Record summary
RNAcentral holds the full RNA, with entries from SILVA. Predicted 3D model of a 355-nucleotide part of an RNA (large-subunit ribosomal RNA, domain IV) from a marine sediment metagenome. Rfam family: Bacterial large subunit ribosomal RNA.

Context: one part of a larger RNA
RNA sequence: CUCUCGUUAAGGAACUCUGCAAAAUGACUCCGUAACUUCGGGAUAAGGAGUGCCCCAUUAAGGUGAAGCGAUUCGCUCGUGGAGCUUGAAGGGGCCGCAGUAAAAUGGCGGUAGCGACUGUUUACUAAAAACAUAGGUCUCUGCUAAGUCGCAAGACGACGUAUAGGGACUGACGCCUGCCCGGUGCUGGAAGGUUAAGGGGAAGUGUUAUCCAUUAGGAGAAGCUCUGAACCGAAGCCCCAGUAAACGGCGGCCGUAACUAUAACGGUCCUAAGGUAGCGAAAUUCCUUGUCGGGUAAGUUCCGACCUGCACGAAUGGCGUAACGAUUUCCGCACUGUCUCGACGAGAGGCUCA
Numbered sequence: 001c002u003c004u005c006g007u008u009a010a011g012g013a014a015c016u017c018u019g020c021a022a023a024a025u026g027a028c029u030c031c032g033u034a035a036c037u038u039c040g041g042g043a044u045a046a047g048g049a050g051u052g053c054c055c056c057a058u059u060a061a062g063g064u065g066a067a068g069c070g071a072u073u074c075g076c077u078c079g080u081g082g083a084g085c086u087u088g089a090a091g092g093g094g095c096c097g098c099a100g101u102a103a104a105a106u107g108g109c110g111g112u113a114g115c116g117a118c119u120g121u122u123u124a125c126u127a128a129a130a131a132c133a134u135a136g137g138u139c140u141c142u143g144c145u146a147a148g149u150c151g152c153a154a155g156a157c158g159a160c161g162u163a164u165a166g167g168g169a170c171u172g173a174c175g176c177c178u179g180c181c182c183g184g185u186g187c188u189g190g191a192a193g194g195u196u197a198a199g200g201g202g203a204a205g206u207g208u209u210a211u212c213c214a215u216u217a218g219g220a221g222a223a224g225c226u227c228u229g230a231a232c233c234g235a236a237g238c239c240c241c242a243g244u245a246a247a248c249g250g251c252g253g254c255c256g257u258a259a260c261u262a263u264a265a266c267g268g269u270c271c272u273a274a275g276g277u278a279g280c281g282a283a284a285u286u287c288c289u290u291g292u293c294g295g296g297u298a299a300g301u302u303c304c305g306a307c308c309u310g311c312a313c314g315a316a317u318g319g320c321g322u323a324a325c326g327a328u329u330u331c332c333g334c335a336c337u338g339u340c341u342c343g344a345c346g347a348g349a350g351g352c353u354c355a
Stems, first nucleotide, its partner, number of pairs: 001350008010341002014339001019336001027051005036041001038173001052095005061087004068080004096100001108334004113329002115326002120132002136171007148157003174321004179251003184248002186244005193239003199233002204228002207225002211220003252270005279313001280310001291307005
């Protein structure tokens, strides 16, 4: 010097990202216990008091209930009886110590806000959470050889189930609610018209040449074979017509106006499929921003309550609340402390030096 412990004047979080770590609390009995609440909780809330040993005393009271005695239907059984064993307050008196749950084991508490309802699950080896799951809610598919999934198939799961069932998707207890938009994309339904494949169809044409013409080169050319091939017919799909947002998603701008000023209930205009409703709001979302005001502090970029100018909240990509819960996150207080002012001393282990 390092580590693991113990103690520490005065102060008591001034430490620090943060009370991290440590300290404090702690057992049992009794008293007592708030807001809020889903009436279950919250709650060991909080906050207090007591605790040893001896005597009264084989205490009061309770549990169990033997022998004996009595009754008897003489087998059981019933009554009485209280021995022994056992649990064990409360009260009075006394004794000792600084201290009686004398050691050990054995909750610190309260207030506030965010998030997630909760118990649960997770990155085996840096993340335990606000992430995942969840019960509950909604939509959608599926009529049974179900949909869906695995497999080339046979076949299997679904399910020896049958729509109060099974699959998929989103949301996420509970309470109050969940507004407007179907123009785009998707899905569902529709079928008049347009477009449209293979295929059907075969107008017309190509090559070849029996033959004919000319007979010098060459020209015409039936049938057959061959190669192209127009019109026309031709499904779903797409175009089209509707529906559908707890489907993917979206939810405006400018100008003017009230008898101080300011503001604009009101008016005008442009655009849109429709222009953000309720609720919330500098928020896990606010750039400007340490916004402004209030609270808490001597002093507060955090925190709490408001305001609304929402850069860029907003309603199952759920909105806003919410008791209980949380090794969750923020802020404050009480208690407590070597975290600190600011160090010190002691014990053990290691290092180091010497032998």